[in-house]
RNA sequence: AGAGUUUGAUCCUGGCUCAGAAUGAACGCUGGCGGCGUGCUUAACACAUGCAAGUCGAACGAUGAAGCCUAGCUUGCUAGGUGGAUUAGUGGCGCACGGGUGAGUAAUAUAUAGGUAACGUGCCUCUUAGUCUGGGAUAGCCAUUGGAAACGAUGAUUAAUACUGGAUACUCCUUCUAACUCUAAUGUUAGUCGGGAAAGUUUUUCGCUAAGAGAUCGGCCUAUUUCCCAUCAGCUUGUUGGUAGUGUAAGAGACUACCAAGGCUAUGACGGGUAGCGGGUUUGAGAGGAUGAUCCGCCACACUGGUACUGAGACACGGACCAGACUCCUACGGGAGGCAGCAGUGAGGAAUAUUGCACAAUGGAGGAAACUCUGAUGCAGCAACGCCGCGUGGAGGAUGACGCAUUUCGGUGUGUAAACUCCUUUUAUGAGUCAAGAAAAUGACGGUAGCUCAUGAAUAAGCACCGGCUAACUCCGUGCCAGCAGCCGCGGUAAUACGGAGGGUGCAAGCGUUAUUCGGAAUCACUGGGCGUAAAGGACGCGUAGGCGGGAAGCCAAGUCUGAUGUGAAAUCCUAUGGCUCAACCAUGGAACUGCAUUGGAAACUGGUUACCUUGAGUAUGGGAGAGGAGAGUGGAAUUCCCAGUGUAGAGGUGAAAUUCGUAGAUAUUGGGAGGAACACCCGUGGCGAAGGCGACUCUCUGGACCAAUACUGACGCUGAGACGCGAAAGCGUGGGGAGCAAACAGGAUUAGAUACCCUGGUAGUCCACGCUGUAAACGAUGAGAACUAGGUGUAGCGGGUAUUGACCCCUGCUGUGCCGAAGUUAACGCAUUAAGUUCUCCGCCUGGGGAGUACGGCCGCAAGGCUAAAACUCAAAGGAAUUGACGGGGGCCCGCACAAGCGGUGGAGCAUGUGGUUUAAUUCGACGCAACGCGAAGAACCUUACCUGGGUUUGACAUCCUCUGACCGCCCCGGAAACGGGGUUUUUCCGACUCUGUCGGAACAGAGUGACAGGUGCUGCAUGGCUGUCGUCAGCUCGUGUCGUGAGAUGUUGGGUUAAGUCCCGCAACGAGCGUAACCCUUGUCUUUAGUUGCCAAUAUUAAGUUAGGCACUCUAAAGAGACUGCCUCGGUUAACGGGGAGGAAGGUGGGGAUGACGUCAAGUCCUCAUGGCCUUUAUACCCAGGGCUACACACGUGCUACAAUGGGCUGUACAAAGGGUUGCCACUCCGCGAGGAGGCGCCAAUCCCAAAAAGCAGUCCUCAGUUCGGAUUGGAGUCUGCAACUCGACUCCAUGAAGGUGGAAUCGCUAGUAAUCGUGGAUCAGCACGCCACGGUGAAUACGUUCCCGGGCCUUGUACACACCGCCCGUCACACCACGAAAGUCGACUGUACCAGAAGUUGCUGGGCCAACCCUUCGGGGGGGCAGGUACCUAAGGUACGGCCGGUAACUGGGACUAAGUCGUAACAAGGUAACC
Repeated sequence: AGAGUUUGAUCCUGGCUCAGAAUGAACGCUGGCGGCGUGCUUAACACAUGCAAGUCGAACGAUGAAGCCUAGCUUGCUAGGUGGAUUAGUGGCGCACGGGUGAGUAAUAUAUAGGUAACGUGCCUCUUAGUCUGGGAUAGCCAUUGGAAACGAUGAUUAAUACUGGAUACUCCUUCUAACUCUAAUGUUAGUCGGGAAAGUUUUUCGCUAAGAGAUCGGCCUAUUUCCCAUCAGCUUGUUGGUAGUGUAAGAGACUACCAAGGCUAUGACGGGUAGCGGGUUUGAGAGGAUGAUCCGCCACACUGGUACUGAGACACGGACCAGACUCCUACGGGAGGCAGCAGUGAGGAAUAUUGCACAAUGGAGGAAACUCUGAUGCAGCAACGCCGCGUGGAGGAUGACGCAUUUCGGUGUGUAAACUCCUUUUAUGAGUCAAGAAAAUGACGGUAGCUCAUGAAUAAGCACCGGCUAACUCCGUGCCAGCAGCCGCGGUAAUACGGAGGGUGCAAGCGUUAUUCGGAAUCACUGGGCGUAAAGGACGCGUAGGCGGGAAGCCAAGUCUGAUGUGAAAUCCUAUGGCUCAACCAUGGAACUGCAUUGGAAACUGGUUACCUUGAGUAUGGGAGAGGAGAGUGGAAUUCCCAGUGUAGAGGUGAAAUUCGUAGAUAUUGGGAGGAACACCCGUGGCGAAGGCGACUCUCUGGACCAAUACUGACGCUGAGACGCGAAAGCGUGGGGAGCAAACAGGAUUAGAUACCCUGGUAGUCCACGCUGUAAACGAUGAGAACUAGGUGUAGCGGGUAUUGACCCCUGCUGUGCCGAAGUUAACGCAUUAAGUUCUCCGCCUGGGGAGUACGGCCGCAAGGCUAAAACUCAAAGGAAUUGACGGGGGCCCGCACAAGCGGUGGAGCAUGUGGUUUAAUUCGACGCAACGCGAAGAACCUUACCUGGGUUUGACAUCCUCUGACCGCCCCGGAAACGGGGUUUUUCCGACUCUGUCGGAACAGAGUGACAGGUGCUGCAUGGCUGUCGUCAGCUCGUGUCGUGAGAUGUUGGGUUAAGUCCCGCAACGAGCGUAACCCUUGUCUUUAGUUGCCAAUAUUAAGUUAGGCACUCUAAAGAGACUGCCUCGGUUAACGGGGAGGAAGGUGGGGAUGACGUCAAGUCCUCAUGGCCUUUAUACCCAGGGCUACACACGUGCUACAAUGGGCUGUACAAAGGGUUGCCACUCCGCGAGGAGGCGCCAAUCCCAAAAAGCAGUCCUCAGUUCGGAUUGGAGUCUGCAACUCGACUCCAUGAAGGUGGAAUCGCUAGUAAUCGUGGAUCAGCACGCCACGGUGAAUACGUUCCCGGGCCUUGUACACACCGCCCGUCACACCACGAAAGUCGACUGUACCAGAAGUUGCUGGGCCAACCCUUCGGGGGGGCAGGUACCUAAGGUACGGCCGGUAACUGGGACUAAGUCGUAACAAGGUAACC
């Protein structure tokens, strides 16, 4: 510090996710030791048991043990004295500390800084003074007595440092007076009236009282600070203030009475929700965010609610009273209790420990002290909960062992790892010794830490991960299953992603997961973001609060800057040093705590104030421009309607029609009239207005802007939350109006449907007046204002200059409105003085998509609806700009037998052949738009053959290796359909060596056997190679360097011409190059040379004949050359490329034909040519054999052949090819047969012989338009040939038969010249079988105006929501399943408000007839003073009643939403999406 994820790719926006750190954690697997920390985050839920606050006899009365002393004596008892253990009670101090918890609390709290002249303070310290003199009670104890208990009642008696009278006393309190200070008061000082103390004990000490001071700790007050919601906007009656009181330690509406009517609030009152606050902790570079365990400070609470008492201090955790809930005891009458103290229990929960030891240390309470108490505290126990440290061994050790994994079978990995040898002993175990903590005594921890010795590698490694992010890869299993997953995503038979294994990577006594926080996230942006199109500028104005604000000067000093002082607790963080062996941890010092306050200073800036200035702003004067607004009036054209005339059969409307109108006279046309609405031309990216918007003309009223020149005011300004106003269309209300147009509606069409588009009608509405609504893609998708920053060119308004008679023209200023463009900016597109540039001020708005601008609530509205405005849930995207393609029922240019122009076909018939379908035991398999279908198959009777039925074989029909035997082969017999099985017979190979009748070894072949293996036309062409088809012989496809662009990419390759061509030329930020095109190759067309047999024959001779002699001129053959290149002329064209025409030439612009197929596309075809991975099979999916099938046949399609006839058919005669093939062959010739053919048989391995007759043609003749002398299917009969074999199932011949068919619907195919058409010939395959295929020649046309249209293609351009690329994408209803939410008659609960009822305990007031020791008086009876019980009044908790508010749960029915591989209906959007889309 970043990374992954939207796309075919790119840049941007934007969300989601990850890597880091942290935790009081939990869970899973695992677990050796030690140190230091930490440990109910949930139920402030309920608690058994024990402990957590007592102490003082030196305050008091009583009790009075042991011991000691004395006396008596019944010598172990009694009495007295001493002694003081012990204990309840009175009294004092403490119990308000310490410890726990965080429920409440959003301010009676916390934090920081102040104030208290408005206060208190026990114990402690200091100072001063004093401690004199009386009195009456009471608990305890005792007696009586009630009660189950808790707990009491009555009587008698007693003490005090308990209570109390009096004296004395000051600087105390209080009344009044004066002076001083001063914040004007309850201050200070002085005087004065009145008032107020004490306690003793004792050896000292210790106490007590008054006053003052200090210290400490508090009370109260002020300022600032502290979460979310405005879908909480108004709140308040003790409320705000005053006066007088009450009250308190003290100020105060704190409380009471009276008076006034105030007080708070958008700088957020009131209400709701949530929450203890801080030091700190965690994260972060920081700013900030989150948090508030442990430790420290403050607050609050103590079962829930209320209340006071005591006290220095409480409204009191282990005190009291009352009410309530709960639990327990009970004799049923009554009582008791409060772990949010330490342990512990139950419950809740994912989850959190011992009913331990000790007061040894530190600290606290009491005490004079000893001492007692102390679950504070110090320790120990449990828990890997965290941090830190240590260990699980070290060195050597290669046959690189075994095993395991993998493998290309060679090896490789695990791996020096192990074994093995040597060494060490941290830890562990055992033994010994032994601290500090303690300043006299005292050690819980603890025989603990530490140290020493012994034993012995001995006791000690796991967890997660290995597709990318992210370090780390292979095998097997599985087969969209099981599963994984943080995001992207893996898994459908070769998974580095699932599960296992081997190996590896990371961390390590831990490792992972989950949860949460911060970070990354500049993703709420103060630091540090945005708003034209990505989310985002308010529809527009006016203006309030607020924010901001021109120039110059003086003063002030609030902000600001600077210095000083105080404070900012400690701990923490940082830092230096030190202590535990290190570290964690701890200690000491420093720094820091960015803050607040006080105070001194400065005066630039902001602010305040004083008096000025004119440039901002405004006012006045003079002009002209304008669809600016409102009202009133006027006008013409047109539509429609009405009346009248002319006139006759149609009109209207459409793609075509129909509905409709018209013989009752339409449409058309002429004249007249009525009525409403809108204002053609002018009209212009012209004008005006804030926006919406404004368009005939005239008048009236009226707003604003602009220009010019001066004068005046003197900052009067800008923006603007709320508020207020204006605000298209549609809509609503009331009343008018209504010509045209026209939602709804009706009809006609279209269509599969057509609730649409089109047509005919047509009502609201559109118009006016008044009122409402308040929204639009209200858009420049661009808030307002100000300043600055190159220009060019239009246009509108008003000026200036020059010039002119004048109008122009030209130069120039201001204001508005456009276009182009520099810098700059932008993701890009673009913007660019009218900014989206550079800055300032103010306002509004945004924070992923969907849900949703929706629900609920509130406000507005007559309604429709508007404004404000969520959440659950769900997705990993949604989106912007640009790029390359592809596509378009977008555009332009161009080409092609693409259309057109022609010729001939197919589609109809019969037959052949292939396919589908059907059938079958099988009808083997593949190929399916073009680009499957006379295709694989250049030839299925057996074979082929892969299929079916049946019969057989199992190392196999075929290959290699091993063992044994033998030559093999051949022949015969039996069974059998054959394969095969059984039997018999004949034969004894070749080579080499040796010890040579023979043996041994080898080779080939055959048989038998064993196992490795063979075999598979079995599957996967979507695992593949190779080959092929297709676009397409279309002109394209790319690269290097450079340049442009952030980039994908672009440029080049586009443009202007031209071409068959990305062919060439010109231009150009391109310059070059490659694969294609062309050419090179073959063939054909002309010529030359060479050569002359088997070819040829001009001249000579010769023959029936190039037959022969001869010859090689010619033809031909086959080798080498020539030739054609727009080379020449002319015209056009850019002096080009090139094109038109011409000459010459055998051939002319690529001469004709062929071969040749770029980058790629179609997961195109082929595993059945071949090869091949994987899978499957192995007495079968292999192999052999016989027979059958591939040849079936209601049907459908493709491709062909033959025809339908006279341009023909039959017959007779007759002419002219090319290219091939031939010894398992072609076969002359002769004979036989009507013929297919047969019997003989010459020649030829072929320029020699043969196939071989070419046919159409030509000549002649017959047929004369008919189902025929056309046509030949079908069938009967007879044959021939091939072949083991023609039944299923061959071809051909002859005789006979003589079907359909008379030129073929919709539709569709081929062909542009030696082509179509037509005619025959040959060949491959092949025993035989050809209408198919391949090749050859003969005869030999027609037409092309042209590119509008159909199809295909190329280039450029445009749109796109497509990229699996239009066979794309995608919307809505309905149906199914699931999820969350809204609404809902109701119903249940929590909280809360108002009114009223009722009212415990308690304080206070009043009363107090009952009762009362202290003091006073007394006549001694009593009275007074003071008080108590009781009563009563106010207040008040719980409770109750009524009516609400708010939140939540639940609910029949219901609403939309989200999501869910393959449901239904349509096709709304994306291309002109087929009616442009959208608001």
Model confidence (mean pLDDT): 83 of 100. This is a predicted structure of a 1479-nucleotide RNA (small-subunit ribosomal RNA) from an uncultured bacterium. Rfam family: Bacterial small subunit ribosomal RNA. Its family is annotated with ribosome and structural constituent of ribosome in the Gene Ontology.